[in-house]
């Protein structure tokens, strides 16, 4: 690359570097920005998609006990075991740390994570 799925109103900043636009594209707004925005590196956080651990209720095999029943076999309680994994910890791969993807309208739009091929 291609296709599929789920998120995108919660939540987290300092510094070094560079120098003008920048928040996707459009149109109309709005916000950020030479007191350095955007971007790119460091570290710090944030947050839990995917990982790793526990690991409920639940389901199934089976043993044992009581009950029913001639009897196969049902209840029902417990114990091995095997299956699922809420909840919950952790943070090892991403990710992201102004404003709801900033807001309305468009629109074969976008970003991230994740499985398929």
């Nucleotide at each position: 690359a291609c296709c599929c799925c789920a998120u995108c109103c919660a939540g987290a900043g300092c510094g070094g570097u560079c120098g003008a636009g920048a928040g996707u594209c459009c149109u109309g707004g709005c916000u950020c920005c030479c007191u350095g925005a955007c971007a790119c590196c460091g570290c710090a956080g944030c947050a839990a998609c995917c990982u790793g651990c526990c690991g409920a209720u639940c389901u199934c095999c089976u043993g044992c006990c009581g009950c029913g029943u001639c009897g196969c076999c049902g209840c029902g309680g417990u114990g091995c075991g095997a299956g699922g994994g809420a909840c919950g910890c952790a943070a090892g791969g991403u990710g992201c740390u102004c404003a709801c993807g900033c807001c309305a309208g468009g629109u074969u739009c976008g970003a991230u994570g994740g499985a398929g091929c």